This is a predicted structure of an 85-nucleotide RNA (c-di-GMP-I riboswitch aptamer) from an uncultured Desulfobacteraceae bacterium. It matches the Rfam family "c-di-GMP-I riboswitch aptamer". About the family: GEMM was predicted in a large-scale screen for bacterial structured RNA regulatory elements. Model confidence (mean pLDDT): 88 of 100. Of the family's consensus pairs, 100% are formed in the model.
RNA sequence: ACCACGAAAAGGCAAACCCGCUGAAAAACGGGGACGCACAGCCACGGGUCUAAAGCUGAGAGGCCAGGACAGCCGGGUCACCGAA
Numbered sequence: 001a002c003c004a005c006g007a008a009a010a011g012g013c014a015a016a017c018c019c020g021c022u023g024a025a026a027a028a029c030g031g032g033g034a035c036g037c038a039c040a041g042c043c044a045c046g047g048g049u050c051u052a053a054a055g056c057u058g059a060g061a062g063g064c065c066a067g068g069a070c071a072g073c074c075g076g077g078u079c080a081c082c083g084a085a
Stems, first nucleotide, its partner, number of pairs: 005083002012037002017032004022027001035072001041078003045075003048070003055064003
């Protein structure tokens, strides 16, 4: 130094829920709030999940569909703090 590991200390992030705000929605963002997290940092690359505005279809009800989302669903890529056993 790296890999594995996770004691201590410092620091970090922030689920549900509430308020505001953007959006057709899923959901994002800001504030409050902490269930948890050693990458719960970043990237939709593989799988998966959610939504279905536009479009297609349908007599209608509805159905299909991602170019919209989720990195706190799993895998992968990439960057990374501390250092007891």